[in-house]
């Protein structure tokens, strides 16, 4: 160095007009992009996480004299998840430059949400730093 292990931290971003009784939701213009990959660096190329189903396990609980059953949080196992082309440089690039273009969960809302509340002072793929063992 690299591998094992323990602690600590750090880990999502985005608006202005205009119409209207009412819209950060329409309209018009504009802002935003987790995480690991990837010979050259990604919102749209592979994969992961969350959020959502589905089974499974079942503590606290809760029902029942019992035998059972019910069973939210963890945990595990699956399943679903949105999007990009064309030129240029190069030894390589759906990733750089340059043009166009296109995605964005649920729920709520006096009026339709990627940007407002809201779960979420949550989680979390993964980073970093310290110590210990090994080497």
């Nucleotide at each position: 160095a690299g591998c094992g292990u323990g602690u600590u931290c750090c880990g999502g971003g985005g608006u202005c007009g205009g119409u209207g009784a009412a819209a950060g939701u329409c309209c018009g213009a504009a802002c935003c992009g987790g995480c690991g990959g990837u010979u050259a660096c990604a919102g749209c190329c592979c994969g992961c996480g969350a959020c959502c189903c589905u089974c499974c396990c079942a503590c606290u609980g809760c029902c029942g004299c019992a035998a059972g059953g019910c069973g939210a949080c963890c945990g595990g196992a699956g399943g679903u998840u949105g999007a990009c082309u064309c030129g240029g440089u190069g030894g390589a690039a759906c990733u750089c430059c340059g043009a166009g273009g296109c995605c964005g969960a649920c729920a709520g809302u006096c009026a339709g949400a990627g940007u407002c509340u809201g779960g979420a002072u949550g989680g979390g793929a993964g980073g970093a730093a310290c110590g210990c063992g090994u080497g």
A computed fold for a 135-nucleotide RNA from Tessaracoccus rhinocerotis, annotated as FMN riboswitch aptamer (RFN element).